[in-house]
RNA sequence: GGAUGAGGCGCGAAUGACAUGAGUACAUAUUUGACAACUAAACUGUAAUUUACAAAUAUGAAAAGGGAAGUUUGCCGAAAUAAUUUAUAAAUUACAGGUUAUAAAUUGUUGGGUUGUAAAUGAACAAUUUACAAACUGUCGAGCAAUUAGCAUGAUGAGCUUCC
Numbered sequence: 001g002g003a004u005g006a007g008g009c010g011c012g013a014a015u016g017a018c019a020u021g022a023g024u025a026c027a028u029a030u031u032u033g034a035c036a037a038c039u040a041a042a043c044u045g046u047a048a049u050u051u052a053c054a055a056a057u058a059u060g061a062a063a064a065g066g067g068a069a070g071u072u073u074g075c076c077g078a079a080a081u082a083a084u085u086u087a088u089a090a091a092u093u094a095c096a097g098g099u100u101a102u103a104a105a106u107u108g109u110u111g112g113g114u115u116g117u118a119a120a121u122g123a124a125c126a127a128u129u130u131a132c133a134a135a136c137u138g139u140c141g142a143g144c145a146a147u148u149a150g151c152a153u154g155a156u157g158a159g160c161u162u163c164c
Base pairs, nucleotide, nucleotide: 001164002163003162005160008076010075011074012073013072014071015070018067026060027059028058029057030056031055032054033053039052040051041050043097044096045095046094047093048092079110080109081108082107083106084105085104086103087102088101089100090099111137112136114134115133116132117131118130119129120128121127138156139155140154141153143151144150
């Protein structure tokens, strides 16, 4: 330098019964109240264009994002995440700025899952991400012990096992 394999509720991708979203938005009908444009609305600003509302009752009645048993499949920096840059798209039109999402590149951080607390996102004590903590676990080092695979401890993947 190359190949090979291990950790375990192991990590991703696709699909997805099902639940939630929600008897909500919306539509129709009735009733009541308001309204004529110097006001309001669509991320912010400028200019323009367009459209105008609320509540109750009755009937009908969704969807998206997110979650998810199972199935298929790729793998063990698997993958995730932060910052920066580039490109594309979105929200009425144009310009400027910003936000969100996706993809790629660079640099950094994290061995792995579980539980709890806090914050953010979210309809949601669902779930995800980040930070902290606790015990557990894999690998390596060194110490004690001894026919056993244990005890306590330090570190962590650019690591470790096996072969060339």